[in-house]
RNA sequence: GGGCCCUUAGCUCAAUGGUAGAGCAUCGGUUUUGCAUAUCGAAGGUUGGGAGUUCAAAUCUCCCAGGGUCCA
Numbered sequence: 001g002g003g004c005c006c007u008u009a010g011c012u013c014a015a016u017g018g019u020a021g022a023g024c025a026u027c028g029g030u031u032u033u034g035c036a037u038a039u040c041g042a043a044g045g046u047u048g049g050g051a052g053u054u055c056a057a058a059u060c061u062c063c064c065a066g067g068g069u070c071c072a
Base pairs, nucleotide, nucleotide: 001071002070003069004068005067006066007065010024011023012022013021018055026042027041028040029039030038048064049063050062051061052060
C1' cells in the first nucleotide's frame, strides 16, 4: 500500500428495509433473623461519526475513525 471481516445497553451477543431485544451485571419488591439462592419487576441505547437512497435504514450505498485477519 491492497483485499476481507467487525463496531448495537456496563459486558457478551441477537434483530429478513416496518415498535431495537436476550443473557449476565446493576437497582427495587417477595422470600430469610440476616446473607446467599429462587422468583417478579424496573432502569439502562443519538445502533462508532458523517452524508446519501427510501414513505420508512442497525440493516442498502459512499466517506471517515477504531479493531481483527490475509497478501505485498